[in-house]
Context: one part of a larger RNA
RNA sequence: UGACGGGGGCCCGCACAAGCGGAGGAACAUGUGGUUUAAUUCGAUGAUACGCGAGGAACCUUACCCGGGCUUAAAUGUAGGAUGCAUGUAGUGGAAACACUCUUCCCUUCGGGGCUGCCUACAAGGUGCUGCAUGGUUGUCGUCAGCUCGUGCCGUGAGGUGUCGGGUUAAGUCCCAUAACGAGCGCAACCCCUAUCGUUAGUUGCCAUCGGGUGAAGCCGGGAACUCUAGCGAGACUGCCACCGUAAGGUGAGAGGAAGGUGGGGAUGACGUCAAAUCAGCACGGCCCUUAUGUCCGGGGCUACACACGUGUUACAAUGGACGGUACAGAGGGCCGCUACCCCGCGAGGGGAUGCCAAUCUCGAAAGCCGUUCUCAGUUCGGAUCGCAGUCUGAAACCCGACUGCGUGAAGUUGGAUUCGCUAGUAAUCGCGCAUCAGCCAUGGCGCGGUGAAUACGUUCCCGGGCCUUGUACA
Numbered sequence: 001u002g003a004c005g006g007g008g009g010c011c012c013g014c015a016c017a018a019g020c021g022g023a024g025g026a027a028c029a030u031g032u033g034g035u036u037u038a039a040u041u042c043g044a045u046g047a048u049a050c051g052c053g054a055g056g057a058a059c060c061u062u063a064c065c066c067g068g069g070c071u072u073a074a075a076u077g078u079a080g081g082a083u084g085c086a087u088g089u090a091g092u093g094g095a096a097a098c099a100c101u102c103u104u105c106c107c108u109u110c111g112g113g114g115c116u117g118c119c120u121a122c123a124a125g126g127u128g129c130u131g132c133a134u135g136g137u138u139g140u141c142g143u144c145a146g147c148u149c150g151u152g153c154c155g156u157g158a159g160g161u162g163u164c165g166g167g168u169u170a171a172g173u174c175c176c177a178u179a180a181c182g183a184g185c186g187c188a189a190c191c192c193c194u195a196u197c198g199u200u201a202g203u204u205g206c207c208a209u210c211g212g213g214u215g216a217a218g219c220c221g222g223g224a225a226c227u228c229u230a231g232c233g234a235g236a237c238u239g240c241c242a243c244c245g246u247a248a249g250g251u252g253a254g255a256g257g258a259a260g261g262u263g264g265g266g267a268u269g270a271c272g273u274c275a276a277a278u279c280a281g282c283a284c285g286g287c288c289c290u291u292a293u294g295u296c297c298g299g300g301g302c303u304a305c306a307c308a309c310g311u312g313u314u315a316c317a318a319u320g321g322a323c324g325g326u327a328c329a330g331a332g333g334g335c336c337g338c339u340a341c342c343c344c345g346c347g348a349g350g351g352g353a354u355g356c357c358a359a360u361c362u363c364g365a366a367a368g369c370c371g372u373u374c375u376c377a378g379u380u381c382g383g384a385u386c387g388c389a390g391u392c393u394g395a396a397a398c399c400c401g402a403c404u405g406c407g408u409g410a411a412g413u414u415g416g417a418u419u420c421g422c423u424a425g426u427a428a429u430c431g432c433g434c435a436u437c438a439g440c441c442a443u444g445g446c447g448c449g450g451u452g453a454a455u456a457c458g459u460u461c462c463c464g465g466g467c468c469u470u471g472u473a474c475a
Base pairs, nucleotide, nucleotide: 001475002474003472004471005470007469008468009467010466011465012464013463015459016458019422020421021420022419023418026314027313028312029311030310031309032308033307034305035304042053043052064300065299066298067297068296069295070294076123077122078121079120080119081118084115088103090101091100092099093098105114106113107112125289126288128287129286130285134283135282136278137277138276139274141272146185147184148183149182150181151180152161153160154159165176166175167174191266192265193264194263196234197233198232199231200230201229202228206223207222210221211220212219237260240254241252242251243250244249316415320374321373322372323371324370325369326368332363333362334361337356338355341352342351343350344349381412386407387406388405389404390403391402392401428451429450430449431448432447433446434445
């Protein structure tokens, strides 16, 4: 100087407390461990691995296993040689890859040139190893308030001071004091979205007034008000008032205001820590393989199953289930696409047909509300599992897809110790969309809106962190 302490002081955080809803029990989905296997490819492992890499494993992917092939090889180039092969067609073998057989170039000034494969040589290839050789990227402490420098001063020196102290703040934020005076990286602000208003513009969006028109409808003429769209501005600064304070600042159910003290949300992650993660995204040093650790193909596996754990979904019901009627979003997607409408089918869907490269056409809510029914039961709860019959995608659904109909109708009656999330348009709850994608094992991920709470006395305790101080046989 640090680090540590079941030392002290001050302070903060859904850290505790106060609340609400979960997990831990059940079934299933998914990941992991283990076991099994010819293979169950590899990586990730306290917090910071385990719905993670994977934002799509039937083939492909695929890196694994079995079997069958190729050896300049899947791609490209150079040089030399011999040639007319190759594409294509046909045949044989084959699961395919591939092997074998047959046939066969173009231009030409006849010198040659072009093209393609073949042979030889040189450059290949490797998801093989090392993340403890590395770049790049990422997680975490942590959006915590810290981490440093120049000059000066102090100290023999390591180093200290500044950065400490008194206040204040979300903040090393600011003020005062001060052997320090300044500065940098962080904080904050500048950026984006959102909440209010003005202005400009008015189609594909809108419809108050006027007219037309319909069973109805901005449907039409028209209008530019309103909503909205999307550009530019305004607006919030403790600016004003009162009180407290030297100041910074604090307090106020204060005024005004759509919004008040960082308005809400996002992006943004200092010096560094964990030899943290990744050689399988990519790049790269070294090592290793070269008729194989390269490469092509068929099939299998990654989907196994006594078991253990994590993350989820659905439930155990009446604030509910079922049936009928009826209302209201936002954000997105669409030409190998989204499909109105009509017909067929109980349905998944099929057959027609129309509009839309989309503020134009289209995909489209559920909880809710109004009725009826069930009456506390393993049930009209719950839907696992299994049988049969189908639909769709795709060469192909046996291993191993999703969905539909009929039947079947398991566990489960609120879950031990323990444990997780959340402070407001949040939790809880309800549906919708997108990426990937032929299809989909999505209950995952990322977004969107609808309905919409409870509680916080407080900081003694648990966890993590910041500053000061103290002890130390630790570095």
A computed fold for a 475-nucleotide part of an RNA from a wastewater metagenome, annotated as small-subunit ribosomal RNA, 3' major domain. The RNAcentral record of the full RNA draws on SILVA. It matches the Rfam family "Bacterial small subunit ribosomal RNA". Model confidence (mean pLDDT): 81 of 100.